[in-house]
RNA sequence: GCUGAUAUGGCUCAGUAGGCAGAGCACGUCCUUGGUAAGGACGAGGUCACGGGUUCGAAUCCCGUUAUCAGCU
Numbered sequence: 001g002c003u004g005a006u007a008u009g010g011c012u013c014a015g016u017a018g019g020c021a022g023a024g025c026a027c028g029u030c031c032u033u034g035g036u037a038a039g040g041a042c043g044a045g046g047u048c049a050c051g052g053g054u055u056c057g058a059a060u061c062c063c064g065u066u067a068u069c070a071g072c073u
Stems, first nucleotide, its partner, number of pairs: 001072007010025004019056001027043005049065005
């Protein structure tokens, strides 16, 4: 230098033929218990890596950039 994969909540990850952004763990409040653990109910937390484009509408499609990993030269 070229090619490919990945980037979504604090962590690990889902999420396709574009149409309300989710799960588990963790966190907060409450219930249960003599207390802890365990269990249960509710809740908070995301500008979907960044910048543009297409579209009525983009995490999703297109272009570029950045980072990480792998391969080729």

Transfer RNA from Ruminococcus sp., 73 nucleotides, folded computationally.